A computed fold for a 475-nucleotide part of an RNA from an uncultured Micrococcales bacterium, annotated as small-subunit ribosomal RNA, 3' major domain.
Context: one part of a larger RNA
RNA sequence: UGACGGGGGCCCGCACAAGCAGCGGAGCAUGCGGAUUAAUUCGAUGCAACGCGAAGAACCUUACCAAGUCUUGACAUAUAGAGGAAAGUCGUAGAAAUACGAGCCCCGCAAGGUCUCUAUACAGGUGGUGCAUGGUUGUCGUCAGCUCGUGUCGUGAGAUGUUCGGUUAAGUCCGGCAACGAGCGCAACCCUCGUCUUAUGUUGCCAGCACGUUAUGGUGGGAACUCAUGAGAUACUGCCGUGGUCAACACGGAGGAAGGUGGGGAUGACGUCAAAUCAUCAUGCCCCUUAUGACUUGGGCUUCACGCAUGCUACAAUGGCCGAUACAAAGGGCUGCAAUACCGCAAGGUGGAGCGAAUCCCAAAAAGUCGGUCUCAGUUCGGAUUGGGGUCUGCAACUCGACCCCAUGAAGUUGGAGUUGCUAGUAAUCGUAGAUCAGCAACGCUACGGUGAAUACGUUCCCGGGCCUUGUACA
Numbered sequence: 001u002g003a004c005g006g007g008g009g010c011c012c013g014c015a016c017a018a019g020c021a022g023c024g025g026a027g028c029a030u031g032c033g034g035a036u037u038a039a040u041u042c043g044a045u046g047c048a049a050c051g052c053g054a055a056g057a058a059c060c061u062u063a064c065c066a067a068g069u070c071u072u073g074a075c076a077u078a079u080a081g082a083g084g085a086a087a088g089u090c091g092u093a094g095a096a097a098u099a100c101g102a103g104c105c106c107c108g109c110a111a112g113g114u115c116u117c118u119a120u121a122c123a124g125g126u127g128g129u130g131c132a133u134g135g136u137u138g139u140c141g142u143c144a145g146c147u148c149g150u151g152u153c154g155u156g157a158g159a160u161g162u163u164c165g166g167u168u169a170a171g172u173c174c175g176g177c178a179a180c181g182a183g184c185g186c187a188a189c190c191c192u193c194g195u196c197u198u199a200u201g202u203u204g205c206c207a208g209c210a211c212g213u214u215a216u217g218g219u220g221g222g223a224a225c226u227c228a229u230g231a232g233a234u235a236c237u238g239c240c241g242u243g244g245u246c247a248a249c250a251c252g253g254a255g256g257a258a259g260g261u262g263g264g265g266a267u268g269a270c271g272u273c274a275a276a277u278c279a280u281c282a283u284g285c286c287c288c289u290u291a292u293g294a295c296u297u298g299g300g301c302u303u304c305a306c307g308c309a310u311g312c313u314a315c316a317a318u319g320g321c322c323g324a325u326a327c328a329a330a331g332g333g334c335u336g337c338a339a340u341a342c343c344g345c346a347a348g349g350u351g352g353a354g355c356g357a358a359u360c361c362c363a364a365a366a367a368g369u370c371g372g373u374c375u376c377a378g379u380u381c382g383g384a385u386u387g388g389g390g391u392c393u394g395c396a397a398c399u400c401g402a403c404c405c406c407a408u409g410a411a412g413u414u415g416g417a418g419u420u421g422c423u424a425g426u427a428a429u430c431g432u433a434g435a436u437c438a439g440c441a442a443c444g445c446u447a448c449g450g451u452g453a454a455u456a457c458g459u460u461c462c463c464g465g466g467c468c469u470u471g472u473a474c475a
Stems, first nucleotide, its partner, number of pairs: 001475002003472003007469007015459002019422005026313008034304002042053002064299007073122001077121008089102005106113002124288002127286003133282002135277003138273001140271001145184006151160003164175003190265004195233007205222002209220003236259001239253005302441001315415001319374007331362003336355002341350003381412001386407007428451007
């Protein structure tokens, strides 16, 4: 100087407390461990692995296993030599890769190009090492810290500044001080939401004036309103009062769409964990080279006594079922989205208007509201499981897809010890869309809106963190 303390002081955080909803019990889905297996490819392992890499394993993917095959090679460059095609088509054998046969048979005047064969250099490796590395990422933590120059003090390691008194979300600012300044962080500058003004009105809008319709901005027209796209304005403790060192600042008030960082996002200092990744990529060294490389078919990654994690669905009446009816936002669409119509109980099929989309389509929003029914029961709750019949995608749904219909109707009556999230348009609850994608195991993830709470006395305690101080046989 640090680190540590079941030392002290001050302060903060959904850390506790006060509340709300869960998890832990059930069934299923997904991931992991373990076991099994020819293989169940590999990585991730307290917080910070376990719906994680994977924004989609039937083949492919695919790295694993079995079998059948190849050896200058599936891919690249170069040199030398030989050749005329190569590919595609047809036939035979085969699970296919491939092999054989038939047929076809180069371009260019040339140099050469292109492809095949032979030979040589070499290719290739998701083989090892993340404890050899780059790059990228997690974490403490959006915590308020981490440092430097000159000066001063100290023999020196170092100290001072950065401590102290206030204050702040903040090393934020003020005052003081052997310090005076500065840098990386904080804040602001960026994006978005909230208010207003202005410009422009199509595909968007319709107040007033007409026309028309069973009906609809449908038509003429309008530029007001909504909205869209640009450009601006607005918030600064600016004003008032009180407190305060008459400083920073704090509290209350006015005005205002918004008030003291207005809400949200992006943004992550010096560093820590030999943290993660050699399987995104790059790369040193080591290893394989008729195989640890390459091709194909089939299988596996989907197994199942069991344990854990994360979710979904429930256990019902604030509910289930049936009928009627209302209101979003944000997205996607040409190998695409697909309306009206018809067929089917339905999944879906036939068909194809319109639309490269503020125009058309996906598209029905759902909880809600109105009416009816059920009357507390393992039920008209709950839907697992199983049998049968179908639909769709796709060479192909046996291993191993999703969906629909009929039948079946399991556990489950609110969950032990314990444990998680959340402070406001939040929790809870309700649907919608997208990426990946032929299809889909999505109940996941990422976004979008609808309805919309309760509670916070307080900081004694638990956890994590910041500053000062003290002890130490630790570095």
Record summary: The coordinates come from a structure-prediction model, not an experiment, and the mean pLDDT is 84. It was read from a public genome assembly.